Source information: The RNA shown here (Bacterial RNase P class A) has 356 nucleotides and comes from Chthonomonas sp. Model confidence (mean pLDDT): 77 of 100. RNAcentral holds the sequence, with entries from ENA.
């Protein structure tokens, strides 16, 4: 310079100018119990106002509410191995296995030697292993004869079929052959070493065992259900039910006289175009500083950052640069994963070139 790998971080800016939401303050204005009081509404001024993903609502957890004496079946998720974690399908480390020349990326990665089930087509045969063709040996029987045809044994090395054929390669070996014997390599067990473990190595043992578990099923481990429209507190209209009232309720500031003429007190039910809480100070953000390889975790220092009830972040206009700017809008919170994104910036790494 050209190809790529991993990973953080922004993801419109600046100005005018007119609106939105919330709070906090001031004017004002209404009610009335005149008070440091309520109450809705407008008006000024300040201060705050959406993501990295707010999304899909797929996992996991806090929260509320419901149910639950123990234990068990039954479902569901979960699946190397250690560690993080409030948990988890996450996340960090490591180990196997697959891919790439590498940087590095992928993996639902327990168990088929517990049971049952399947394995199209093709093929002699898809798992109690069988023999099509082939080879071998031997008996008939034809033929002078190489040999042909059969019958019985034996074999699986060699042909063929498939996605998978009963270890694989090579030597010896045999009538042909065969882990029948060796050697290497694979896998299985044993045993030892090293490792917390997964796993590795090493050395024995021919002990050789097909695949499918995202098919039933063992195994291990986890798991009550429903969700802020959860729920919780007041409450108008309306209805019961007692009780008192023309023998005169309640009002008329406290008491007496008076005046005046029908409703008044408790309890439940109820639940508005209803009010407030729930709600946003949290597994919270930044900073240092110590502990881990990490992932976190702990210490102290600051900060407070959106809370609505049809739901606020918008529009013009002007300037720079290729640009109208990508993807997209919080509704109970957080931790994840998973999709969707135009554009830039910045570390690390790797392969090829080519100069010095």
């Nucleotide at each position: 310079g050209c190809a790529g790998a991993g990973g953080g971080c922004c993801g419109g800016g600046u100005g005018g100018c007119c609106g939105c939401u919330g709070c906090a303050g001031c004017c004002g204005c209404g009610c009335u119990g005149u008070g440091u009081g309520c109450g809705g509404g407008u008006g000024c001024u300040g201060c705050a106002g959406a993501g990295g993903a707010a999304a899909g609502u797929c996992c996991g957890g806090g929260c509320u509410c419901c149910a639950u004496a123990g234990g068990g079946c039954a479902c569901g998720a979960u699946g190397c191995c250690g560690g993080a974690u409030a948990a988890c399908a996450u996340c960090c480390g490591g180990g196997c296995g697959g891919g790439g020349c590498g940087a590095c990326c992928c993996g639902a990665c327990g168990g088929a030697a517990a049971g049952u089930g399947c394995c199209a087509c093709a093929g002699a045969a898809a798992a109690c292993a069988c023999a099509c063709a082939g080879c071998c040996g031997u008996g008939g029987c034809c033929g002078u004869a190489u040999g042909g045809c059969u019958g019985c044994g034996g074999u699986a090395a060699c042909g063929g079929u498939g996605a998978a054929a009963a270890g694989g390669u090579g030597c010896g070996g045999u009538a042909a052959g065969a882990g029948c014997g060796c050697a290497c390599c694979g896998g299985c067990g044993g045993u030892g070493u090293g490792g917390u473990a997964a796993c590795a190595c090493a050395c024995c043992g021919g002990c050789c065992u097909g695949g499918c578990a995202a098919a039933c099923c063992c195994c291990a481990u986890c798991g009550g259900g429903a969700g802020c429209a959860a729920g919780a507190u007041c409450a108008a209209a309306g209805g019961g039910a007692g009780g008192g009232g023309a023998u005169g309720a309640g009002g008329c500031g406290g008491c007496c006289c008076g005046c005046g003429g029908a409703c008044c007190c408790u309890c439940c039910c109820g639940g508005u175009g209803g009010a407030u809480c729930g709600c946003u100070a949290g597994a919270g953000g930044a900073g240092u500083c110590g502990g881990g390889u990490a992932a976190c975790c702990g210490a102290c220092u600051u900060c407070c950052c959106a809370g609505a009830g049809a739901g606020a972040u918008g529009g013009c206009c002007a300037c720079a640069c290729a640009a109208a700017g990508a993807c997209a809008g919080a509704a109970c919170c957080c931790g994840g994963c998973u999709u969707a994104c135009a554009g830039g910036c910045c570390c690390u790494c790797u392969g090829c070139u080519u100069c010095u």